[in-house]
Molecule: RNase P RNA; transfer RNA
Organism: bacterium
RNA sequence: GAGGUAAAGUAGGCAAUCGCGCCAGAAGUGGUGAGGAAAGUCCGGGCUCCACAGAGCAAAGUGCCAGGUAACGCCUGGGCAAGGUAAUUGACGGAAAGUGCAACAGAAAAUAAACCGCCAAUAUUUUUUUAUUGGUAAGGGUGAAACGGCGUGGUAAGAGCACACCGCCAACGUGGUAACAUGUUGGGCACGGCAAACCCCACUUGGAGCAAGACCAAAUAGGAAUUCAAUGAUGCUGCUCGCAUCGAAUUCGGGUAGGUCGCUUGAGCUUUAUGGUGACAUAAAGCCUAGAUGAAUGAUUGUCCACGACAGAACCCGGCUUAUCGCUUUGCCUCCCCU
RNA sequence: GUCUCCGUAGCUCAGCAGGAUAGAGCGUUCGCCUCCUAAGCGAAAGGCCGGCAGUUCGAAUCUGCCCGGAGACGCCA
Numbered sequence: 001g002a003g004g005u006a007a008a009g010u011a012g013g014c015a016a017u018c019g020c021g022c023c024a025g026a027a028g029u030g031g032u033g034a035g036g037a038a039a040g041u042c043c044g045g046g047c048u049c050c051a052c053a054g055a056g057c058a059a060a061g062u063g064c065c066a067g068g069u070a071a072c073g074c075c076u077g078g079g080c081a082a083g084g085u086a087a088u089u090g091a092c093g094g095a096a097a098g099u100g101c102a103a104c105a106g107a108a109a110a111u112a113a114a115c116c117g118c119c120a121a122u123a124u125u126u127u128u129u130u131a132u133u134g135g136u137a138a139g140g141g142u143g144a145a146a147c148g149g150c151g152u153g154g155u156a157a158g159a160g161c162a163c164a165c166c167g168c169c170a171a172c173g174u175g176g177u178a179a180c181a182u183g184u185u186g187g188g189c190a191c192g193g194c195a196a197a198c199c200c201c202a203c204u205u206g207g208a209g210c211a212a213g214a215c216c217a218a219a220u221a222g223g224a225a226u227u228c229a230a231u232g233a234u235g236c237u238g239c240u241c242g243c244a245u246c247g248a249a250u251u252c253g254g255g256u257a258g259g260u261c262g263c264u265u266g267a268g269c270u271u272u273a274u275g276g277u278g279a280c281a282u283a284a285a286g287c288c289u290a291g292a293u294g295a296a297u298g299a300u301u302g303u304c305c306a307c308g309a310c311a312g313a314a315c316c317c318g319g320c321u322u323a324u325c326g327c328u329u330u331g332c333c334u335c336c337c338c339u
Numbered sequence: 340g341u342c343u344c345c346g347u348a349g350c351u352c353a354g355c356a357g358g359a360u361a362g363a364g365c366g367u368u369c370g371c372c373u374c375c376u377a378a379g380c381g382a383a384a385g386g387c388c389g390g391c392a393g394u395u396c397g398a399a400u401c402u403g404c405c406c407g408g409a410g411a412c413g414c415c416a
Base pairs, nucleotide, nucleotide: 001335002334003333004332005331006330007329008328009327010326012304013303014302015301016300017299018298020033021032022031023030024029035310039321040320042319043318044317045316046315047209048208049207050206054241055240056239057238059205060204061203062202063201064078065077066076067075068074079092080090081089082088093200094199098198099197100194101193115140116139117136118135119134120133121132122131123130148166149165151163152162153161167189168187169186170185171184172183173182174181175180213261214260215259216258223252224251225250226249227248228247232246233245234244235243254415255414256413268287269286270285271284272283273282274281275280305308340412341411342410343409344408345407346406349365350364351363352362358396367383368382369381370380371379389405390404391403392402393401
């Protein structure tokens, strides 16, 4: 310098005029006002009510190891695997507990198996050949997948039948917190695939959600029908127990659809220091940064540039995922050039 | 805002504990029948199963992420 790869940041700026929400003020007026995803609602938590949350089964989720965290299906580090020259990526427990599945093709799809081929015997035949019986999984062919691979010996032909190497399994040792790696010895190979099939093992999970929930105010036809029912119904979930309440569900009809709180000071943000490989943790100092409820955050003009994408809070956080114009920065890898 | 469900032919639906040609009815087109139409009879066309990835030998079916659509939910109670 070129190419690749993995991340991070930014998200038009400034000025004037008009306008909107919230806060402060008696008023003039002043202050403040969207995002990195506010999104999808896919995970996890806070908060609130139901027993401060219970027991058992069922169900669902997660799934190498260690750590981080309030918690997680997230993050960090390590292991293993995959493809690539490499940087990198990965829903990655168990198939020798059991059940099940594998269409078509193929002889055979999991207690192996003889279609072609190879070999032997017998019969027939002039030899060839043909037929029958037996041996054989080395070769061919089928398939996504064919019951260790490869070589040598061995044999009628073959075969872990024997041996070496590789793979696999078991025992013991060494390193490592562990996953795992590795060495020695033994075993002739039993033990193929699918668990995002049932399942097994380990761990986790009570239900509902701010339209939760608390309070004030207003209003009336405090009603009717049907169904279920005290060994019952509902909260409370699929079931059983247990706890609480005493009617519940559906339809029709009626009334009211106002206000306050919850509501934004929080696992908060910024900077520095320390510990740690890192995620992160601890300490000190500083900061306060939307809170609406038909629901604000906009419009116009000027000017500058790199010419502006995706998109709009609704109880609040931590993640993941998806959308996104242009620009900037960094780590790593490969190749080339120069010193 | 919160929660739940559904996308298969033009329309309405099957098929979804995986198996290769994805079916049915109505509709459409063509032919027969009829003087003509309808009805009837016979035949054909029409689908990448909402999209993109993944698991698997194999995906409409299983898993993840998107896209689109529908429904329910105030208080007196």